[in-house]
Molecule: c-di-GMP-I riboswitch aptamer
Organism: Sulfurovum sp.
RNA sequence: CCAUUCUCAUGCUAAACUAUUCGUGAGGAUAGGGCAGAAAGCUACGGGUCUUUUCAAAAGAUAGCCGGGUUGCAUCG
Numbered sequence: 001c002c003a004u005u006c007u008c009a010u011g012c013u014a015a016a017c018u019a020u021u022c023g024u025g026a027g028g029a030u031a032g033g034g035c036a037g038a039a040a041g042c043u044a045c046g047g048g049u050c051u052u053u054u055c056a057a058a059a060g061a062u063a064g065c066c067g068g069g070u071u072g073c074a075u076c077g
Stems, first nucleotide, its partner, number of pairs: 012037002017032006035064001041070003045067003048062006
């Protein structure tokens, strides 16, 4: 430096739901909450799913749907 994740440690994130709020909507944000996660960090590039519309198509959402790209922590090997 690269790959891996059997084990250890420091920790990290935060599902459903609730309250407030933004959005036509999918959904987002903040607070509580804790299902789960070795990238559940970031990224809309490919696919899937969802929403809106004038229903050909276009625009949008989803990264905790899958894949890709990219960044990062610790220990035993």